This is a predicted structure of a 97-nucleotide RNA (SAM riboswitch aptamer (S box leader)) from Ornithinibacillus gellani.
RNA sequence: UUCUUAUUAAGAGAAGUUUAGGGAUCUGGCCCGAUGAUACUUCAGCAACCUUCUAGGAUAGAAAGGUGCUAAAUCCAGCAUUUGUGAAAGAUAAGAA
Numbered sequence: 001u002u003c004u005u006a007u008u009a010a011g012a013g014a015a016g017u018u019u020a021g022g023g024a025u026c027u028g029g030c031c032c033g034a035u036g037a038u039a040c041u042u043c044a045g046c047a048a049c050c051u052u053c054u055a056g057g058a059u060a061g062a063a064a065g066g067u068g069c070u071a072a073a074u075c076c077a078g079c080a081u082u083u084g085u086g087a088a089a090g091a092u093a094a095g096a097a
Stems, first nucleotide, its partner, number of pairs: 001097008013043005021032003026078004044070003049066002051063005074089001079086003
């Protein structure tokens, strides 16, 4: 990097550094941002995919080692359609090449 599978309306922020744009990409909205956003680092936290343990019987509970995450539904819409669902794309995890 590609493929497969699963999840994607829950949850969880402070400090320091940086400096003007940022919210994946394009378009249209909407929002965040010099009362310092974004990004990075540290600490803290959330969750439970892999992992470990216990009971057991194909599940339940606990822990938190590897990841991940901590504005807004993946911020919303775009494509299909029976109009609330599906697809596509993206993100994360596990496995494979």

The coordinates come from a structure-prediction model, not an experiment, and the mean pLDDT is 85.